[in-house]
Context: one part of a larger RNA
């Protein structure tokens, strides 16, 4: 200088507590990992920061593994080749099966892997040779530089020290004055309001028009108009501790409060400093070495990747009555759409089939669920759970045996709130509720978006567990 201390002191944080809320761990199933198994179960990753991770939702292909089977050597040299090369073909051997291969003939007409070197390809190998990209430290607030000054010198100082921030923020003191990256500032998206605009959006007034009507009216933007409203989507304004009290040093800020749609960073995301972890990736590309090279290259059937005495992380569904089942009613956002979304009519219990407008799409589609209303269940392993298993049928797709999905019907399995021990959360959040979409030929308990309906409890603290800055010790570097 710097790490370290079960050394101190000051601040911070729901990947800490503390005060709640909701979970995991027990059950059944999904889905990943070790294990085991296995011809093969292809490979990485392994405390945070591997383990629904490699957008990795694998029937073929993907595919890198396994079992069988083909194929392929640019260019040069040797060898052979019009005494007929390469390649093709009946047959019959042979093969699970093929002129692949062996024989024997035949078509061809000029090349030719028999050897040697050399290639082309390799998801072969090395992330400890690397570029790129990415995590974590980092929801951090630090990390330097010029000049000066101190010190023989490493280096010190500034970056200390008080206050006060989310923050090295800012104000004050100071041998420091200043500036850089980093914080903020900026950019995006929500919330207010104004201005432009008005189709495919919208309908207050006005006129029609079709429908119901209890003859009061009432419903549909369907028409003409129209652009108020609403919404779209473009450009401004608006929040600044600016007022007013009060703490504080009269700073720099806190704390009340008033006026505001918003109040003190209004909320939520982009952006990740100097450098650390030979962190993670040679299996996205890119690349050096090094290997293979007629197999480790390329193609084809099958299989595997999905096995299953077991352990382990994330999830989904639930053990019920704030619940379930039947029946009637309501109300979104955001996204997707052409060998696509499909309205609407038949036909089926049903899944799903025949037809089929419209829509390349503010036009036309795909579109709610918790909610509400009634009716039933009466605490029971049940009208709770649906696991596993029959058996029939339907969609994708060359193909659903290994190994999709989805519909009836039977069949109903643990399971009656979960031991140590541990996860997430401070507001439109946690929770609970559906929707889109990625991926997709099918297929979602994923992954990222979306809206609905909405809690509780701190407004604190350094005990627990990390961090950051100052100070001490050090047999460490």
């Nucleotide at each position: 200088u710097g790490g370290c201390g079960g050394g101190g002191g000051a601040g911070c944080a729901c990947c800490a507590c503390a005060a709640g809320g909701g979970g995991u761990g027990g059950a059944g199933c999904c889905u990943g990992c070790g294990g085991u198994u296995u011809a093969a179960u292809u490979g990485g990753a392994u405390u945070c920061a591997a383990c629904g991770c490699c957008g990795g939702a694998c029937a073929a292909c993907u595919c890198a593994c396994c079992g069988g089977g083909g194929g392929c050597g640019a260019c040069g040299g040797c060898a052979g080749a019009u005494u007929g090369a390469a390649g093709g073909c009946c047959a019959a051997g042979u093969u699970g099966a093929c002129g692949a291969c062996u024989u024997u003939g035949c078509c061809g007409g000029a090349c030719u892997c028999g050897c040697c070197g050399a290639g082309a390809g390799g998801u072969g190998g090395u992330g400890c040779a690397u570029g790129g990209c990415c995590g974590c430290c980092g929801u951090c607030a630090g990390c330097u530089c010029g000049u000066a000054u101190c010190g023989u010198g490493a280096g010190a100082c500034g970056u200390c020290c008080u206050g006060u921030c989310a923050a090295g923020u800012c104000a004050g003191g100071u041998a420091a004055c200043g500036a850089g990256c980093g914080a903020g500032a900026c950019c995006c998206u929500c919330g207010c309001c104004u201005u432009u605009a008005g189709u495919u959006g919208c309908c207050a007034g006005c006129a029609g028009a079709u429908c119901c009507u209890u003859c009061g009216g009432g419903a549909u933007g369907c028409u003409g108009g129209g652009c108020a409203c609403u919404c779209u989507a473009a450009a401004g304004g608006g929040a600044c501790c600016g007022c007013u009290g009060u703490c504080g040093a009269u700073a720099a800020g806190g704390c009340a409060g008033a006026g505001g749609a918003a109040g003190g960073a209004g909320a939520g995301g982009g952006c990740g400093a100097c450098g650390g972890u030979a962190g993670g990736u040679c299996c996205g590309u890119a690349u050096g070495c090094c290997c293979c090279g007629a197999a480790u290259c390329c193609c084809c059937c099958g299989g595997g990747c999905a096995a299953c005495a077991c352990g382990c992380g994330g999830g989904c569904u639930a053990c019920a009555a704030u619940g379930c089942g039947c029946a009637g009613g309501a109300c979104a956002g955001a996204g997707g759409g052409c060998u696509g979304c499909g309205a609407c009519c038949c036909c089926g219990a049903a899944a799903g089939g025949g037809g089929g407008a419209g829509c390349c799409g503010a036009u036309c589609c795909c579109u709610a669920a918790a909610c509400c209303u009634g009716c039933g269940c009466c605490u029971a392993g049940u009208u709770c759970g649906g696991a596993u298993c029959g058996a029939g049928g339907g969609c994708u797709g060359c193909a659903a045996c290994u190994c999709g999905c989805c519909c009836u019907c039977g069949u109903g399995a643990a399971g009656c709130u979960g031991g140590a021990a541990u996860c997430c959360c401070u507001a439109g959040u946690a929770a609970c509720c559906g929707u889109g979409u990625g991926u997709c030929a099918c297929u979602a308990u994923c992954g990222c978006a979306c809206g609905g309906u909405g809690a509780a409890u701190a407004c604190g603290u350094c005990c627990c567990u990390g961090c950051u800055c100052c100070u001490u010790g050090c047999a460490c570097a």

The part of an RNA shown here (small-subunit ribosomal RNA, 3' major domain) has 477 nucleotides and comes from an uncultured Nitrososphaerota archaeon.
Rfam family: Archaeal small subunit ribosomal RNA. Clan: SSU clan. Gene Ontology terms of the family: structural constituent of ribosome and ribosome.
The coordinates come from a structure-prediction model, not an experiment, and the mean pLDDT is 80.
The full RNA is in RNAcentral, with records from ENA and SILVA.